[in-house]
Molecule: Lysine riboswitch aptamer
Organism: soil metagenome
């Protein structure tokens, strides 16, 4: 040094002509009343052949969420930030949102708790703080084992304490 196989555990991704809540009593549509502006910014469209907004009646879907089942692994995965490409908000620039590639950093893991954000969300997800738990390892204390005539030493176990990070860690071949 390289290869190989493994632990963490509410573990961490993916897929479904699946099923369920949620998306909504919301869109579009019909109708009534009513008037000039409405579309996220600017162009540009719509709108007196009544638009937004209100009231009423009918009445979806998509994207994301939960659970099941198969699958693929333990930097599994995720994500800041920059860039480039597609998608979407009727069109175009700009903003936002989604994906997916590269580069760079950050994260041992799940959980709860604030706050911010993404969405339609009380869901989930992400970021930022803190809390306790739990898995590695390294030190230190204390216990017990092996070795020894005894004692220190070495080792091996477990317990309690303080710490670090996964290009780590145990293991085993070269």
């Nucleotide at each position: 040094a390289g290869g190989u196989a493994g632990a963490g555990g509410c573990g961490c991704g993916g897929a479904a002509c699946a099923u369920c809540a949620a998306u909504a009593g919301u869109a579009c549509c019909c109708g009534g009343a009513g008037u000039a502006g409405a579309g996220u910014g600017g162009g540009c469209u719509c709108g007196a052949u009544g638009a937004u907004a209100c009231c009423g009646g009918u009445u979806a879907a998509a994207g994301g969420g939960a659970u099941u089942u198969c699958u693929g692994c333990c930097g599994a995965a995720g994500u800041u930030a920059u860039a480039c490409a597609a998608g979407u908000u009727a069109c175009c620039c700009a903003a936002g949102c989604u994906u997916g590639u590269a580069u760079u950093g950050c994260u041992g893991g799940g959980u709860c708790u604030g706050c911010a954000u993404c969405u339609a969300a009380g869901a989930g997800g992400u970021g930022c703080a803190g809390g306790a738990c739990u898995g590695u390892c390294a030190c230190u204390u204390u216990u017990g084992g092996u070795u020894u005539u005894c004692c220190c030493a070495a080792u091996c176990a477990a317990a309690a304490g303080u710490g670090g990070a996964g290009c780590a860690c145990u293991a085993u071949c070269u």